[in-house]
RNA sequence: GGGGCUGUACGCUAACCUGGAAGACUUCCAGCCUCGGGCGCUGGAUGUCCGAGUUCAAAUCUCGGCAGCCCCA
Numbered sequence: 001g002g003g004g005c006u007g008u009a010c011g012c013u014a015a016c017c018u019g020g021a022a023g024a025c026u027u028c029c030a031g032c033c034u035c036g037g038g039c040g041c042u043g044g045a046u047g048u049c050c051g052a053g054u055u056c057a058a059a060u061c062u063c064g065g066c067a068g069c070c071c072c073a
Base pairs, nucleotide, nucleotide: 001072002071003070004069005068006067007066011025013023020056027045028044029043030042031041032040049065050064051063052062053061
């Protein structure tokens, strides 16, 4: 220098190809339970790497960037 893959909650992981209300587990907070704690139950909080474009509608498609990994030189 060239090419490929990946990026979603504190963490991990679906939905992406084939556009249509971002879900599960976990974590944290509150309540119930308990003599207290833990377990358990209920409720709540926290997310699509960044920017632009297309579209009625973008996590998803297109372009540009950033980061990580791999391959070639």
Molecule: transfer RNA
Organism: Candidatus Micrarchaeota archaeon